[in-house]
Molecule: transfer RNA
Organism: Candidatus Woesearchaeota archaeon
RNA sequence: GGGCCCAUAGCUUAGCCUGGUAGAGCGGAAGUUAUAGAAUCUUCAGGUCAGGGGUUCGAAUCCCCUUGGGCCCA
Numbered sequence: 001g002g003g004c005c006c007a008u009a010g011c012u013u014a015g016c017c018u019g020g021u022a023g024a025g026c027g028g029a030a031g032u033u034a035u036a037g038a039a040u041c042u043u044c045a046g047g048u049c050a051g052g053g054g055u056u057c058g059a060a061u062c063c064c065c066u067u068g069g070g071c072c073c074a
Base pairs, nucleotide, nucleotide: 001073002072003071004070005069006068007067010026011025012024013023020057028044029043030042031041050066051065052064053063054062
């Protein structure tokens, strides 16, 4: 220098191909129960979907660029 893959909640991740309300588990908070700071059960909070631009009525999803990480070729 060239090519490929990855980036979504504190953590692990689904959703992307096929555009249409952003989800789950763990963790956290409150409640419940209780001998109880464990377990159970109920509820809640937590996301500029890596950043910018474009297309579109509408973008996590499609296109372009950039950043970070990983791999391959030279």